[in-house]
RNA sequence: UGCGGGAUGGAGCAGUCUGGUAGCUCGCCGGGCUCAUAACCCGGAGGCCGGAGGUUCAAAUCCUCCUCCCGCGA
Numbered sequence: 001u002g003c004g005g006g007a008u009g010g011a012g013c014a015g016u017c018u019g020g021u022a023g024c025u026c027g028c029c030g031g032g033c034u035c036a037u038a039a040c041c042c043g044g045a046g047g048c049c050g051g052a053g054g055u056u057c058a059a060a061u062c063c064u065c066c067u068c069c070c071g072c073g074a
Base pairs, nucleotide, nucleotide: 001073002072003071004070005069006068007067010026011025012024013023020057028044029043030042031041032040050066051065052064053063054062
């Protein structure tokens, strides 16, 4: 320097192709169950999607630029 993949609650990942209220598992908090803990059951909080701009009635999703991580090539 070229190409490809990735960045989404505390963690790991879906959702992007086909724009329309952001979801799953674990974790966390409260309650139930238990002598008690774990397991199990019920409920809850927590993310506006790496950053900036554009298109659109509407953008995590489409377009442009930039940052960071991984891989391949030179």